[in-house]
Annotation:
This is a predicted structure of a 505-nucleotide part of an RNA (small-subunit ribosomal RNA, 5' domain) from a mine metagenome. It matches the Rfam family "Bacterial small subunit ribosomal RNA". Its family is annotated with ribosome and structural constituent of ribosome in the Gene Ontology.
Context: one part of a larger RNA
RNA sequence: GAACGAACGCUGGCGGCAUGCCUAACACAUGCAAGUCGAACGGGUGUCGGGAUUUCCCGGCAUCAGUGGCGCACGGGUGAGGAGCGCGUGGGAACCUGCCCUGGAGUGGGGGAUAACCGCGGGAAACUGCGGCUAAUACCGCAUGCGCCCCCGGAUCUGGUCUUCGGACUGGGUGUGGGGGGAAAGAUUUAUCGCUCUGGGAGGGGCCCGCGUCGGAUUAGGUUGUUGGUGGGGUAACGGCCCACCAAGCCUGCGAUCCGUAGCUGGUCUGAGAGGAUGAUCAGCCACACUGGGACUGAGACACGGCCCAGACUCCUACGGGAGGCAGCAGUGGGGAAUAUUGGACAAUGGGGGCAACCCUGAUCCAGCAAUGCCGCGUGAGUGAUGAAGGCCUUCGGGUUGUAAAGCUCUUUCGCCCACGACGAUGGUGACGGUAGUGGGAGAAGAAGCCCCGGCUAACUUCGUGCCAGCAGCCGCGGUAAUACGAAGGGGGCUAGCGUUGUUC
Numbered sequence: 001g002a003a004c005g006a007a008c009g010c011u012g013g014c015g016g017c018a019u020g021c022c023u024a025a026c027a028c029a030u031g032c033a034a035g036u037c038g039a040a041c042g043g044g045u046g047u048c049g050g051g052a053u054u055u056c057c058c059g060g061c062a063u064c065a066g067u068g069g070c071g072c073a074c075g076g077g078u079g080a081g082g083a084g085c086g087c088g089u090g091g092g093a094a095c096c097u098g099c100c101c102u103g104g105a106g107u108g109g110g111g112g113a114u115a116a117c118c119g120c121g122g123g124a125a126a127c128u129g130c131g132g133c134u135a136a137u138a139c140c141g142c143a144u145g146c147g148c149c150c151c152c153g154g155a156u157c158u159g160g161u162c163u164u165c166g167g168a169c170u171g172g173g174u175g176u177g178g179g180g181g182g183a184a185a186g187a188u189u190u191a192u193c194g195c196u197c198u199g200g201g202a203g204g205g206g207c208c209c210g211c212g213u214c215g216g217a218u219u220a221g222g223u224u225g226u227u228g229g230u231g232g233g234g235u236a237a238c239g240g241c242c243c244a245c246c247a248a249g250c251c252u253g254c255g256a257u258c259c260g261u262a263g264c265u266g267g268u269c270u271g272a273g274a275g276g277a278u279g280a281u282c283a284g285c286c287a288c289a290c291u292g293g294g295a296c297u298g299a300g301a302c303a304c305g306g307c308c309c310a311g312a313c314u315c316c317u318a319c320g321g322g323a324g325g326c327a328g329c330a331g332u333g334g335g336g337a338a339u340a341u342u343g344g345a346c347a348a349u350g351g352g353g354g355c356a357a358c359c360c361u362g363a364u365c366c367a368g369c370a371a372u373g374c375c376g377c378g379u380g381a382g383u384g385a386u387g388a389a390g391g392c393c394u395u396c397g398g399g400u401u402g403u404a405a406a407g408c409u410c411u412u413u414c415g416c417c418c419a420c421g422a423c424g425a426u427g428g429u430g431a432c433g434g435u436a437g438u439g440g441g442a443g444a445a446g447a448a449g450c451c452c453c454g455g456c457u458a459a460c461u462u463c464g465u466g467c468c469a470g471c472a473g474c475c476g477c478g479g480u481a482a483u484a485c486g487a488a489g490g491g492g493g494c495u496a497g498c499g500u501u502g503u504u505c
Stems, first nucleotide, its partner, number of pairs: 001505004006501005013377006019370002021335001026333003030330003035070003040067002043064009077288003086213007095205003100201008108142001110140002117132006148181006155174008186193003214260003221251003226248008263285004267278004290311005313324004341367001343366003349363001350361004380410004390401004414446001416441005424432001449494005454475003460489005470477002
C1' cells in the first nucleotide's frame, strides 16, 4: 500500500447492487418448511334431484379418513468427522438406472384375502385386541411370449497356452438347432392416459487405476485377513468384500506406522511475476442430521422433518406406560468483540402430484433490519472588500480566519407535497407496489464529519501543566517558555464516512 463475512470509538442525508453466527455440530417454546391423485378402489357424513312414498334404490355435488399409485433419496442446512481414490485431473471395465426419448411384441382367463365400515373389548394417554362384511391399477396361481435368461450341441471368424506340428486345451464375437424358465391392469369426458416383456439412447449413479493433495523423525519400524493363490459365498458389479484351505508374504528413509491439524475444488486476496495466504457469499464434489449401531421399503437410502435397538437430555403420566430431536425458514435462551423479520407471495423461475382444472412448495421471487462492503449522488451555484463583526496572534504598526459570512442574483439534484403510473405477463393471472418512473408545486430550503499537524509524514502558534497529568507504530516527548501532554486559533488529509484493533499478502 492492498484486502476483509469483520469488530470497536466518534459521526451519519439519499439511492442502486451485494453481503450478514467466523464463537457452542450448545439446548430449543411456537408457527410453517412434502405432498398429491375420485380419470386406480370401496365406504362414512352433509346436501340436492329422481324412482318408490314406511324402511329402500339410483344419480349429482361437497367433504372426511382408509386401501392403492407416484413423490418423500430432489430441493434446503451444516462442516462435526475424515490425510482418504475424499477431492482435483486423466484414463479404465466387471455394473445398475424410476420418470424421459426411440424401436419391437403383447395386454387372455381365473382365485383367495384385507383396511375402511359394523359389533364387542383393553388403556389415563399413545395406541391396541377379537369377531363379521367388502373393492381395486393391492395380492396370488394358470395360459401365451418374437425378442429375454439358463443348460446342452455343433458351424464360422478371431485370440492365448502347450505341441510329437497331426493336434489338444481354453477365451471372445456372430449366426443357428434342441431342452428348461419367466409377464401384464385397467380408467375415463371414446380420445387418450396407463400396464407387461424386451432392444437402443439420453441423463444419473456405483466400482477400479496413474498423477497431485498440510505439519512433526523429540514418531523408525509397521502388518496376521495381514500379502498372494485355489475353491466357494455375497453384490447390480470387480475385489480378502466375506469364508475354508494353501503359501509367507506386503508396506517402509522417494518417510511406512504413529501424533497433530484440516472438508476438497473452480475460485478469492495479495503480488510486476514467481510465489505466499485462503476456501464466506456463487458453482461442482464429499461427509453429516441429538450420540452410537442396524437393517426395512424402494429404480435409488442404510434415509435431516421414516423405522428398530442402546445411550444422554427434555416433556406428559392415572406410575402401568408413553412422546421428542431447528446443522430447513423465522424466532428464543446461552456463548461471544460480533452477525437480521416469529414478514408477503406462489405473480415469475424451478420442483412434486394430477389427463386437466388445480393443490403443495420458508426452493425461489420479494419486502423488512444493519454505512457490513462496493458504486453513484447530494449537503448549493454565481457575484460579493469598507477586506464588516467576533475569534486568534501581535514587534500594537498590524496580520490571520477570509470571498469565507452578510448582502444581491439564480438553480432545485436528492428529500418533501399533489397527480398519473409501468416493464417483468405472447390471451388470463403481479407478491413486489401505488414501487420504479413521468408531470406539476414550494423552498437554499431538511442534509458534515472524523483523524492528524516532533522526524519517518502533508500540516504551527498561544495558553495550561511542570518526569505530574498524560502521549506513543518506531525513534522517543513531559523535571517552568513543550510545534510531541490538555485546550484554543490556524493548518493538512480523507469524506458519509473517518480513525483504532485484528488477520493475510